[in-house]
């Protein structure tokens, strides 16, 4: 200044928004002499609605598995040890829709 490697899953969290579900108002049908009111049922509107559910970290978490060296094994075996570091926009993608998701160990910067 350049290349090439930093490994896969599975279960969570921080975290995210609303497609379902639930919640919350509003209409509507109905029951009724009128009004009022309650309950079933539908249809919009709400994530500045806790929620169920669902999405989720390269720089978070545990666990296996895989690599890499030792190895007492017939042997790629019991078995052990390591798997370092890691500041970071904007913009742009996908699902219904958002995001630490994905472009991205990106630009960039020590």
């Nucleotide at each position: 200044a350049u290349a090439a490697u930093c490994a896969u899953u599975u279960u969570c969290u921080a975290g995210g928004g609303u497609u379902c579900c639930g919640c919350a108002g509003a209409u509507a049908c109905a029951a009724g002499u009128a009004a009022g009111u309650a309950g079933c049922u539908a249809u919009c509107u709400g994530g500045a609605c806790u929620g169920g559910a669902c999405c989720a970290a390269g720089a978070g978490a545990a666990a296996a598995u895989g690599c890499a060296c030792g190895g007492u094994u017939c042997a790629u075996u019991a078995c052990g040890u390591g798997u370092a570091c890691a500041c970071g926009g904007a913009g742009g993608g996908a699902u219904a829709a958002a995001a630490g998701c994905c472009c991205g160990g990106g630009a960039g910067g020590a």
The prediction has a mean pLDDT of 80. Guanidine-I riboswitch aptamer from Virgibacillus pantothenticus, 110 nucleotides, folded computationally. The sequence is in RNAcentral, with records from Rfam and Ribocentre. Rfam family: Guanidine-I riboswitch aptamer. Rfam links the family to the GO term regulation of gene expression. The organism belongs to Virgibacillus, within Bacteria.